Description:
RNAcentral holds the sequence, with entries from ENA, Greengenes and SILVA. Small-subunit ribosomal RNA from an uncultured Ectothiorhodospiraceae bacterium, 1384 nucleotides, folded computationally.
RNA sequence: GCAAGUCGAGCGGCAGCAGGCCCUUCGGGGUGCUGGCGAGCGGCGGACGGGUGAGUAACGCGUGGGAAUCUACCCUUUGGUGAGGGAUAGCCCGGGGAAACUCGGAUUAAUAUCGCAUAAGCCCUACGGGGGAAAGCGGGCCUCUGAUUUAAGCUCGCGCCGAAGGAUGAGCCCGCGUCCGAUUAGCUAGUUGGUGGGGUAAAGGCCUACCAAGGCAACGAUCGGUAGCUGGUCUUAGCGGACGAUCAGCCACAUUGGGACUGAGACACGGCCCAAACUCCUACGGGAGGCAGCAGUGGGGAAUAUUGGACAAUGGGCGAAAGCCUGAUCCAGCAAUGCCGCGUGUGUGAAGAAGGCCUGCGGGUUGUAAAGCACUUUCAGCAGGGAGGAAAAGCAUCCGGUUAAUACCCGGCAUGUCUUGACGUUACCUGCAGAAGAAGCACCGGCUAACUCCGUGCCAGCAGCCGCGGUAAUACGGAGGGUGCAAGCGUUAAUCGGAAUUACUGGGCGUAAAGCGCGCGUAGGCGGUCGGGUAAGUCAGAUGUGAAAGCCCCGGGCUCAACCUGGGAAUUGCAUUUGAUACUGCUCGGCUAGAGUCUGGCAGAGGGUGGUGGAAUUCCCGGUGUAGCGGUGAAAUGCGUAGAUAUCGGGAGGAACACCAGUGGCGAAGGCGGCCACCUGGACCCAGACUGACGCUGAGGUGCGAAAGCGUGGGGAGCAAACAGGAUUAGAUACCCUGGUAGUCCACGCCGUAAACGUUGAGAACUAGCCGUUGGACCCAUUCAAGGGUUUAGUGGCGAAGCUAACGCGUUAAGUUCUCCGCCUGGGGAGUACGGCCGCAAGGCUAAAACUCAAAGGAAUUGACGGGGGCCCGCACAAGCGGUGGAGCAUGUGGUUUAAUUCGAUGCAACGCGAAAAACCUUACCUGCCCUUGACAUCCUCGGAACUUGGUAGAGAUACCUUGGUGCCUUCGGGAACCGAGUGACAGGUGCUGCAUGGCUGUCGUCAGCUCGUGUCGUGAGAUGUUGGGUUAAGUCCCGCAACGAGCGCAACCCUUGUCCCUAGUUGCCAGCGGUCCGGCCGGGAACUCUAGGGAGACUGCCGGUGACAAACCGGAGGAAGGUGGGGACGACGUCAAGUCAUCAUGGCCCUUAUGGGCAGGGCUACACACGUGCUACAAUGGCCGGUACAAUGGGUCGCCAAACCGCAAGGUGGAGCCAAUCUCACAAAGCCGGUCGUAGUCCGGAUUGGAGUCUGCAACUCGACUCCAUGAAGUCGGAAUCGCUAGUAAUCGCAGAUCAGCAUUGCUGCGGUGAAUACGUUCCCGGGCCUUGUACACACCGCCCGUCACACCAUGGGAGUUGGCUGCACCAGAAGCGGGUAG
Repeated sequence: GCAAGUCGAGCGGCAGCAGGCCCUUCGGGGUGCUGGCGAGCGGCGGACGGGUGAGUAACGCGUGGGAAUCUACCCUUUGGUGAGGGAUAGCCCGGGGAAACUCGGAUUAAUAUCGCAUAAGCCCUACGGGGGAAAGCGGGCCUCUGAUUUAAGCUCGCGCCGAAGGAUGAGCCCGCGUCCGAUUAGCUAGUUGGUGGGGUAAAGGCCUACCAAGGCAACGAUCGGUAGCUGGUCUUAGCGGACGAUCAGCCACAUUGGGACUGAGACACGGCCCAAACUCCUACGGGAGGCAGCAGUGGGGAAUAUUGGACAAUGGGCGAAAGCCUGAUCCAGCAAUGCCGCGUGUGUGAAGAAGGCCUGCGGGUUGUAAAGCACUUUCAGCAGGGAGGAAAAGCAUCCGGUUAAUACCCGGCAUGUCUUGACGUUACCUGCAGAAGAAGCACCGGCUAACUCCGUGCCAGCAGCCGCGGUAAUACGGAGGGUGCAAGCGUUAAUCGGAAUUACUGGGCGUAAAGCGCGCGUAGGCGGUCGGGUAAGUCAGAUGUGAAAGCCCCGGGCUCAACCUGGGAAUUGCAUUUGAUACUGCUCGGCUAGAGUCUGGCAGAGGGUGGUGGAAUUCCCGGUGUAGCGGUGAAAUGCGUAGAUAUCGGGAGGAACACCAGUGGCGAAGGCGGCCACCUGGACCCAGACUGACGCUGAGGUGCGAAAGCGUGGGGAGCAAACAGGAUUAGAUACCCUGGUAGUCCACGCCGUAAACGUUGAGAACUAGCCGUUGGACCCAUUCAAGGGUUUAGUGGCGAAGCUAACGCGUUAAGUUCUCCGCCUGGGGAGUACGGCCGCAAGGCUAAAACUCAAAGGAAUUGACGGGGGCCCGCACAAGCGGUGGAGCAUGUGGUUUAAUUCGAUGCAACGCGAAAAACCUUACCUGCCCUUGACAUCCUCGGAACUUGGUAGAGAUACCUUGGUGCCUUCGGGAACCGAGUGACAGGUGCUGCAUGGCUGUCGUCAGCUCGUGUCGUGAGAUGUUGGGUUAAGUCCCGCAACGAGCGCAACCCUUGUCCCUAGUUGCCAGCGGUCCGGCCGGGAACUCUAGGGAGACUGCCGGUGACAAACCGGAGGAAGGUGGGGACGACGUCAAGUCAUCAUGGCCCUUAUGGGCAGGGCUACACACGUGCUACAAUGGCCGGUACAAUGGGUCGCCAAACCGCAAGGUGGAGCCAAUCUCACAAAGCCGGUCGUAGUCCGGAUUGGAGUCUGCAACUCGACUCCAUGAAGUCGGAAUCGCUAGUAAUCGCAGAUCAGCAUUGCUGCGGUGAAUACGUUCCCGGGCCUUGUACACACCGCCCGUCACACCAUGGGAGUUGGCUGCACCAGAAGCGGGUAG
C1' cells in the first nucleotide's frame, strides 16, 4: 500500500464529471433535463472467504445414536398486499473544538417508522373468548372506465406480509475411544437429587426458594505436567511406534482481559464499550491504533520468498441486468527444498603417443581414454510459424409459455452476429550455425563396493563403532589410480526399523537383572460333573453408516514420467435387525471323584505355663598341703608365702542340657533338644457315614517373624562387643594371651531386618525306574527277635525321556500343561537424595535424577599362578671335600677421567665374554697432514707394455727429477692383462635400525615332553588319545580304558675308552737263540707291549625271590665289563620382539671434496673407587738343598733344533738330525731317599722398587716377555653371604697345543700322574615333570587391585537465607455492561 462492498429498478436529492437546453458584460452564469453520482437515509452483505494453534485432557475431537429447537437468502404449497398518521438524516443557518468530533434552530422523503382495517392459517385461553400482518418499485398496453395530461385500469417481472412443508446451515444431550505422573489418594456445597418458579430458539442446577443427603474415586476421582483433534504422513512382514507441514473436516483464537449491542446467524480478525500494556498525534484540554489477511520492514534465529500481474478461468458479495468489488483464486518472480524427465555428445581410432603415477627396470597403468577421422544437433542461442485453456452473457431471428394482445416479460435449444486471455517472447512445429555453451561430490583398514607411492613420526591429525599415528601408515596430509552416486553429493539434527532390547503378536526370574522372610485373608482373577431355560460374550446373514482427498487395483490424458483424471476395491469400526447355541456367562434342578465334617488309631525337640533333676564352671567356708600356678609357637601381663594351683568335705547362685543323636522327627516360616504334669495347634493312617463345589490364588490389609539393638523392672555363674594390660609386628587401634562392662537369662513393650537360601512363590494334573530311611495300614512267614511283599504320607542318593548357555534338574522337576500373585529390563551413581508413611532412637518401607563408563555379569575351556593338595626327579637340600667373599697381583666390567680412552655383550643365560695374542699394523676411536670416479668392481675415450734404478723435500702419505726396460696372442684390422689421464654412470661406509630380516648362537633343558590323522564326546572353546593301576633314567614298558594308530623327541644306530681274537710287523717290540763296544746296538724273531684295520662280547640271556601268571624290581652265578658299563657327539613343539646389521648376507634410511680413502703420532694399557672371574699365598701333610724314579696328548722346514763349548742365568756360539712311531721341543712334576728350618711375619709369602742384562722386532718411552743382584709390602685361613663336586670324580701335580715376529707362571682347549670323603633321607631352600583344586590373573603373581590424602575441573544433593513463577482459602476496592426499583 492493498485485502468488503454493492444497489439510483427503495428515498430526499446533486458535491464533482460529461452532454443537452437557456442566459451572457464572452470572464462566465443558470437549469437535475440526460448519462450518471460524492456524502446521507434505507436494504442486503461485513457470522462467508483468508490467517494462526496461544489456550484446551474437554462431549474439544473421532465414531455411533438421540429429542426438547432455530434457520436470512433458496424451493413447493396456501392466504393476503386496503386505508392513514407523526417524525428524522442529508441540505441550509448558527455555536464549540488544534483535531477527532460535536451542540442548537428551521425544513424534508422513503421498501425508515407508528397506529387503524382485515385474519384462511397462526399464537394465547379459564374453551366462554382474546391477540396479532404487510411496501412498494420497474417495463409494456390503451380493448373497456375516465376529464387533455397525471392518475385509474389491464398485464409482466422483481419485491413485501401471514402460514405449512422441504432443503441447507446451526444449537443441545448421550454410549464408546482419546498422553504422562500415585514421590498427586481422597475430591465435592449449587455440590447430587426432588418440588415450585424464572430463563432460553430449545432439554437441563442454566438460575432461584424450599426439602432430602447425596454425587465422584484404585476399572485411578482430585491435583500437577504436556498437548489443538481427525482423515492421514513416515516407518514396519505385520502388530505396532513416532508425528499431525502442505490438502480436507471439526474446534479455538484475533494486542491482553472483561462485556454486551445489532442481527436469521456473533458475544463478531479488517464492528462497539470498558480496563491494561505498548506505539503515534496534540495547541496538553484531549484524541488515534491493533498484519495469527497479501506483499513488505525490524528483531530473534542454523534457517524460510515478490512492497509482482489479472479478475481471462473457478468461486463469493451486491444488483433486474450491464456491471462493480474480490491479495479467495488463477498466474508470474525468488530458493536444486522435494519428485520426475532430459542434456553435457555418437561411432571409429594402438604408434597402446606425450605427460602423470608405479616398477621386480622387463614393464604396468591412466587407456580407445586423448589426438586424428567420420557423424549427430536434443537442451541452451537466433529467426519464423503457432494451438488449447472460451463457455457464456449480450444482440438479432425462430419455437414455446403468459396475456385481450402478433406489446412487454420468461424459458429453450436451433441458427446467425458480436466480442472477452493475466499467464505470453505459452505449449508445440520449422529453419540456421557449430561438438560447439554445460560435472561435480563423497569414499577406498573391517563393517562396506574400491590400493599403491610420497610426506609425517603417539607430532600434525582421523574417528559412526572397533580403533589408526611412537621411521617402511591401503586408517593422518598430498598425488596417481579406483569405487559409489550424479545436477547433485556429503555433513549435522530428527523419527521408525534392525531391537524378540517392554516380548499383544513375541521375553524372562536356581547360578547372568529378577520369587515378597512366612502365613491368614478382602476386592479381583480362575474354577469339577449331568440336565433344562436364556442368549450377555461368541459365530453367521442382512441393512445403515464408515465425507472427499490419500494408499491399492484396472482404465484414460499430458511424447514418457512426476502429475492430473474416471471406476472399483479397501476402510479390519460403530449401530440396528434376523438367526445359531458347541464353549464361557446368568438362572433353575441334580451328582460325588475336588474340598470339608464325624467315629477309631498313631508318631513327633510343634506351641504355652508350672514344677523338678544330675554333671560341669565360678564363688564362699573349712581341712590336707607347698612353691609355684596359669598361659603360649615362645613368652609376658595375671594369680600365689596375707598360702595359690592341686586335693577332700560343706554351701550359694545362674545358665545350658553330654551320651541317646541319625542327609532322624515336628513346624507356614523364623525355629524347636534333660525329666514330669496341665492347657493347646497341626499332620498322617484304616474303614465307613455325612455336607454337596462349600474350591485355588490373592493387589491393598492383617498377624507371625533369627541375631543384634531400644525402653522399664529384675537377674547375672559362664561367655563376652567396648575398654585395659601383655605379646607379635616396621606399625598392629587385629589375629594370640590375661582381665573385663553392656549384652547374653526372665517379665512386659518396641524394632521388622538377615547369605530370613533349596539363592528355586502357591495350588492342580500328567510323565521310566533302582537303592536307603521315618510314621501308619494290610498280607506272608515267625518260639522271642530279626525278615519278605503290597500300599500310603514324609525325607535322602543315583538316574530315563525331556529341559538348560552351561553347570546341572530330573514324580520333592529347573520336564509337559493349567490358574493366580510377586518381581526384572546394561554397569556405576544407589537401595542413595528429596518427599511421604512407620519408629523412642538406631533405622525401616516406598524410591529417582544429574553425571559417568563400553562395559558390568553367568557358566564352562586352555594355560599360568597359589605362603593349595598328592606323586616324582635334579650336587636342589642334607652328609662330606675343596673354594670365593678378607690380602697382593693378573684379567674383565661399571664408574670416573680424557682430544680419544672405538664398538658390542648387562639377572640366571654380560663381566679371563666377541678377543685362539691392542708396542706400529690390527683399529673401527682422537689430533694433525693429504686425496676426490676414489684403496676395490663394471662400462666409455685417449695415451702407454708391465715394471724399475738413483736423488731431493717431507713425520709419512706423497710430490718432483732421473735410470733401465719394449713383453704375450694375432686372420695384421686388432685383442688380452697391466699402468696413467679424463668424463659420467657409479664405487665406498665397522654410519642407524637385531623392534624390518636371513643365517648362526644362548637359555629353559638331555627336562620328558610336544603334536597329528581318523573316530567318539561337547552348541562351542575344547576334551578323549596323553588320564588311571604298576614300572622306568625316560610319554621306558606292561595292564586297563572310546579310542585306534602315527609323527617329532627318549632309547638305539655313530665316535672314544675298558677285555679277547684275527690280520699286518717299521721308525715300534724283545720271550726264546746267537753276537756285542752292553745301548734292541746287531743277527734274528712275530710270541708279548704297542700301532691300526676287522671281528667277538652284554641281551635282564640264565637261576632264585617279589609282582596281576605282565612289565619290571631285588639277589646270585658266570664274565674284562651287568642291568642306558664310563665319556662324547646328538638339543622335540616352543619361550625370552634373548644375542649378533662390528663375521657374513640383506630391506629401508642417512653421508658423497665426506660418516669414503691414505699417512704419522696418540688412544683402546688412564685411576679416588665398586663388582665379577682367576693366580699366588698366609706355611711343617710345609719351605729350601742334594740325590733318584715313572707319563700321556700334541707341535715342528721362513720350523723344531741335538751333541759340544761360553755365560751365575736369560741366552749366545755351533751345526748333527728330522717334512718325523726314526730327529727334536723334552729334564715331566707331585712322589721316593737323605739333610736343614722349629711356629717366627719366619729359611713362610712374594708384591713393589733400584741396578745390571738377554731376546724378538723398522721400533720395547707411553706399552713386551725373560734373566741376575738387591729390595722384601699386604697377608697368620678371611663378616653377612656364596660356589663347585657323587669316582678315576673332588682335591692336588705337572705336560702339550691353538693364537703368535715377540708377548699366557695366572686365560682357553686338551693330556696324563697321585688320588679321597660322604649321601640317614626328601621336612625345608632352588629348579623341573605328572595329576588334582581355587582364581576377580591371560603383556598370565614382577599379575590384578582397594581406600585415604594433595591440586584442578564437571555434575548433583544439603545449606543461614534471598528472589521469581504457578496455585488454594479468606477479604478490601471496583470500570464497562446486563438486570431490577423509582408512574416512565
The coordinates come from a structure-prediction model, not an experiment, and the mean pLDDT is 85.